[in-house]
RNA sequence: GGCGCUCUAACGGGGUGCCGCAUAUGCGGCUGAGAGGCAUCAGCCAACCCGUCGAACCUGAUCCGGUUUGCACCGGCGGAGGGAUUAGACGCUUUUUUCCG
Numbered sequence: 001g002g003c004g005c006u007c008u009a010a011c012g013g014g015g016u017g018c019c020g021c022a023u024a025u026g027c028g029g030c031u032g033a034g035a036g037g038c039a040u041c042a043g044c045c046a047a048c049c050c051g052u053c054g055a056a057c058c059u060g061a062u063c064c065g066g067u068u069u070g071c072a073c074c075g076g077c078g079g080a081g082g083g084a085u086u087a088g089a090c091g092c093u094u095u096u097u098u099c100c101g
Base pairs, nucleotide, nucleotide: 001093002092003091004090006089007088008087009086010085011051012050013049014048017030018029019028020027021026036045037044038043057082058081059080063076064075065074066073
């Protein structure tokens, strides 16, 4: 100097849907890592996931095929266009310099 399904800290990015009952709002259920809380709003906080080796998430998209009551799920679009990082620890590896033998 480089590397790591490793760890820590700080910082940053992101989503919050569907169904049933009842309807002021609430209750229950489903998927999921996550569907939360406060607030008149703007926004803030919490948990969770993700941070360029980037499919977290957004756009195309009120998309196309399968499937479902619907969301979800599988395939396509598609490795398409976007997308948020630094420091330290530890370990591994490599290179250079100096000294000793």

Description
Predicted 3D model of a 101-nucleotide RNA (TPP riboswitch aptamer (THI element)) from Oricola nitratireducens. The prediction has a mean pLDDT of 76.